About this RNA: The part of an RNA shown here (large-subunit ribosomal RNA, domain VI) has 244 nucleotides and comes from a Candidatus Micrarchaeota archaeon. The coordinates come from a structure-prediction model, not an experiment, and the mean pLDDT is 85. Rfam family: Archaeal large subunit ribosomal RNA. For this family Rfam cites "Crystal structure of the ribosome at 5.5 A resolution" (Yusupov et al., Science, 2001). The organism belongs to Microcaldota, within Archaea.
Context: one part of a larger RNA
RNA sequence: UGUAACCACUUGAGAGGAAGUACCCAUGAGUACGAGAGGAACUUGGGUCCGGCGCCUCUGGUCUACCUGUUGUGUAAAGCAUCGCAGGGCAGCUACGCGCUAUUGGAUAAGACCUGAAAGCAUCUAAGGUCGAAGUCAAUCUCAAAACUAGGUGGUGUAGGCGGUCAUAGCAGAUGACUUUGAUAGAGCGAGGGUGUAAGUGCUUAGCUUACGCGAGGCAUUCAGCCUGUCGCUACUAAAGCCG
Numbered sequence: 001u002g003u004a005a006c007c008a009c010u011u012g013a014g015a016g017g018a019a020g021u022a023c024c025c026a027u028g029a030g031u032a033c034g035a036g037a038g039g040a041a042c043u044u045g046g047g048u049c050c051g052g053c054g055c056c057u058c059u060g061g062u063c064u065a066c067c068u069g070u071u072g073u074g075u076a077a078a079g080c081a082u083c084g085c086a087g088g089g090c091a092g093c094u095a096c097g098c099g100c101u102a103u104u105g106g107a108u109a110a111g112a113c114c115u116g117a118a119a120g121c122a123u124c125u126a127a128g129g130u131c132g133a134a135g136u137c138a139a140u141c142u143c144a145a146a147a148c149u150a151g152g153u154g155g156u157g158u159a160g161g162c163g164g165u166c167a168u169a170g171c172a173g174a175u176g177a178c179u180u181u182g183a184u185a186g187a188g189c190g191a192g193g194g195u196g197u198a199a200g201u202g203c204u205u206a207g208c209u210u211a212c213g214c215g216a217g218g219c220a221u222u223c224a225g226c227c228u229g230u231c232g233c234u235a236c237u238a239a240a241g242c243c244g
Stems, first nucleotide, its partner, number of pairs: 005156006014143003020050001022048005033038001051101005059095004066088005071081003103139004111131004160243003163179005184238003188233004192228004200221005207214002
């Protein structure tokens, strides 16, 4: 490391090591070559010194844990005297000990070439192409996002956001409320408000009538019934969930 935090896993720019080098023997081969004298190489196998990495089975060293012996001091024990001295010694560490110590590819240097003009020829070069080193780059090992272009992925998750329930003349956007730790909207309940006395039933009645009945209206039940965008109460329904 622009804007909480924590956990886990990674990429690899870059850096470091870069590792093996040298020699000998055998084979090739008394071959090629050469009149002879003499006398190679490619290849293959083995080994040595030094270096590098790792290890402690063996060998050696050390082993102030430990075991044994023993002197002085001291009544004794302890302590001290290089661990007091001397002899052993597990683990660990270690070398003098043990193991390993290859190869391939890319682009090239000097150099060797192909094709090929300028310049009817020739020419490795001008265009183009093929090879070619203990060197170089990569494969291999270690570190590595402090690589300031300060990277990436996954998990939990804060603020916040998206989404959702809504308000508002404002179905998108803007603004505001709420989002279960909740009265945001609906439903329900209550209060208040508006209208003005519901339906049914009972009683009564103008009028009509085929004289059996029909019957507007009125009164009572009834300050009823119905409505309610206002105020309150109540999680019954819906506020799922997601990003961060």